[in-house]
Molecule: c-di-GMP-I riboswitch aptamer
Organism: Pseudomonadota bacterium
RNA sequence: GCGUGACGAAGGCAAACCCGUCGAAAGGCGGGGACGCAAAGCCACCGGUCGUCGGGACACGGGUCUCACGAUAGCGGGGUUGCCCUG
Numbered sequence: 001g002c003g004u005g006a007c008g009a010a011g012g013c014a015a016a017c018c019c020g021u022c023g024a025a026a027g028g029c030g031g032g033g034a035c036g037c038a039a040a041g042c043c044a045c046c047g048g049u050c051g052u053c054g055g056g057a058c059a060c061g062g063g064u065c066u067c068a069c070g071a072u073a074g075c076g077g078g079g080u081u082g083c084c085c086u087g
Stems, first nucleotide, its partner, number of pairs: 002087002005084001012037002017032006035074001041080003045077003048072004054067005
């Protein structure tokens, strides 16, 4: 430098749920908590999924479509950085 792996060691992260808080919402953040995770570190570039405050069109009974915006990195792909064991 390139590759394999997640048995061991050193450690790391933390789903659901609860409390607080921000948000229209999806959801985020902090604390508790552990279902899991070898990138469950980081990046919305591609596809998916989710939200719909606001603009527009249609409908006018619940709404539907669309533009814009947002969420998810623990949905998958891609990019990028990296600990340990091992070849």